[in-house]
RNA sequence: GCCGCCUUAGCUCAGUUGGUAGAGCACCGAACUUGUAAUUCGAAGGUCGUCGGUUCGAUUCCGACAGGCGGCUCCA
Repeated sequence: GCCGCCUUAGCUCAGUUGGUAGAGCACCGAACUUGUAAUUCGAAGGUCGUCGGUUCGAUUCCGACAGGCGGCUCCA
């Protein structure tokens, strides 16, 4: 330098051939317990990496950029 993949909740990850996003764990509250843990129930938590484009509508399609991972190649 070239190519490919990934970026979604605090963490690990789903998701839809475009129609207002979910799980597990963690955290918080309640029940239970003398108390803690465990268990059960409930609630909260997201500008879906950033900036543009297409569209009535974008997490999803297109482009650029940023970060991460892998492969290939060149070199004074």
RNAcentral holds the sequence, with entries from ENA.
A computed fold for a 76-nucleotide RNA, annotated as transfer RNA.
Its mean pLDDT, the model's own confidence on a scale to 100, is 81.
Its Rfam family is "tRNA". By type it is a transfer RNA.